[in-house]
RNA sequence: GGGCCCGUAGUCUAAUGGCUAGGACGUCGCUUUGACGUGGCGAAGACGAGAGUUCAAUUCUCUCCGGGCCCA
Numbered sequence: 001g002g003g004c005c006c007g008u009a010g011u012c013u014a015a016u017g018g019c020u021a022g023g024a025c026g027u028c029g030c031u032u033u034g035a036c037g038u039g040g041c042g043a044a045g046a047c048g049a050g051a052g053u054u055c056a057a058u059u060c061u062c063u064c065c066g067g068g069c070c071c072a
Base pairs, nucleotide, nucleotide: 001071002070003069004068005067006066007065010025011024012023013022018055027043028042029041030040031039048064049063050062051061052060
């Protein structure tokens, strides 16, 4: 330098154009216990950035940023 793939809460992961972005672990609160842990209930927390297409974009297109793989 060229090609391909990926980017969603603190971590992992689902969603293949449409209803409030779902789940697990973790965190916090309440409850349970003599206490801790376990269990139960609840809460906060996420679509890498910008532009385009569309009535509507996490999803499709382009650019950029970041990461990975292959070739040279």